[in-house]
RNA sequence: CUCUGUAAAAAGCAAAUUCAGGGUAACCUGGGGACGCAAAGCUGCGGGUCCGUUAUGCGGAUAGCCGGGCUACCAAU
Numbered sequence: 001c002u003c004u005g006u007a008a009a010a011a012g013c014a015a016a017u018u019c020a021g022g023g024u025a026a027c028c029u030g031g032g033g034a035c036g037c038a039a040a041g042c043u044g045c046g047g048g049u050c051c052g053u054u055a056u057g058c059g060g061a062u063a064g065c066c067g068g069g070c071u072a073c074c075a076a077u
């Protein structure tokens, strides 16, 4: 450095749900809350799914659906 994640240790994220706020909606933000996560860090680039609409289109949402790209903590065998 690459692979790997069956060990240890440190740290991190946060599903359902609830409260407050935003959005026509999908859904988002903050507080509580933990089902899980070794990239559950970032990125709508390809596909999927979802929402809106004047619908072979256009605009949007989802990175915790899969793939691609970029970056990163620990280190037993």
Stems, first nucleotide, its partner, number of pairs: 004075002012037002017032006035064001041070003045067003048062006
The RNA shown here (c-di-GMP-I riboswitch aptamer) has 77 nucleotides and comes from an uncultured Geobacteraceae bacterium. It matches the Rfam family "c-di-GMP-I riboswitch aptamer". Rfam's curators write: GEMM was predicted in a large-scale screen for bacterial structured RNA regulatory elements.